[in-house]
Notes
The RNA shown here (Glycine riboswitch aptamer) has 103 nucleotides and comes from an uncultured Clostridia bacterium. Rfam family: Glycine riboswitch aptamer. Rfam describes the family as follows. This family represents the bacterial glycine riboswitch. Glycine riboswitches usually consist of two metabolite-binding aptamers domains with similar structures in tandem. The aptamers cooperatively bind glycine to regulate the expression of downstream genes. In Bacillus subtilis, this riboswitch is found upstream of the gcvT operon which controls glycine degradation.
RNA sequence: AUGAUGACAAUGGGAGACAUCAAUUUAUGAUGGCCGAAGAAGAAAUGUAGCGUUUGCCAAGACGUUUACAGAAACUUUCAGGCAAAAGUAUCGUUGUCUGAUG
Repeated sequence: AUGAUGACAAUGGGAGACAUCAAUUUAUGAUGGCCGAAGAAGAAAUGUAGCGUUUGCCAAGACGUUUACAGAAACUUUCAGGCAAAAGUAUCGUUGUCUGAUG
């Protein structure tokens, strides 16, 4: 000096989903209904190990398994959150800082 990846910050964009009643002049409470893109949780293919069978001199390979572990999401759940506006939101763009894969 290149600057992958990850983290943080600023900034711009950023969806979805309701009513009734009561009170109130504030966005509350109750009842039922709904949404998925804060967060959280789940595990498919597959891989490894174990067990059994089989081939084999060994090494190793093949098949099966109701076992164990690992195993993704924007998928699923709806715990949390949300369903006027505002705020917030995964995520995307730009900029900056740190890290430093690779060259």

The prediction has a mean pLDDT of 78.